The RNA shown here (transfer RNA) has 74 nucleotides and comes from a Microcaldota archaeon. The organism belongs to Microcaldota, within Archaea. The coordinates come from a structure-prediction model, not an experiment, and the mean pLDDT is 85. It matches the Rfam family "tRNA". Rfam classes the family as a transfer RNA.

[in-house]
RNA sequence: GCCCCGGUAGCUCAGCCUGGUAGAGCGACUGUCUCGUAAACAGUAGGCCGAGGAUUCAAAUUCCUCCCGGGGCU
Numbered sequence: 001g002c003c004c005c006g007g008u009a010g011c012u013c014a015g016c017c018u019g020g021u022a023g024a025g026c027g028a029c030u031g032u033c034u035c036g037u038a039a040a041c042a043g044u045a046g047g048c049c050g051a052g053g054a055u056u057c058a059a060a061u062u063c064c065u066c067c068c069g070g071g072g073c074u
């Protein structure tokens, strides 16, 4: 230098193919239960999706450029 994969909640990831209200598990917090803790159960908060631009009525999703991480080729 070229090619491929990935970047979404505190963490691990789904959702992208096929555009249409952003989700799960774990964690955090609150409550119930307990003498108390843990477990269990119920609930709450938390991300405008790596950055910028384009297309569109509408973009995490399509297109372009760039940044970061991983792998491969030379």
Base pairs, nucleotide, nucleotide: 001073002072003071004070005069006068007067010026011025012024013023020057028044029043030042031041032040050066051065052064053063054062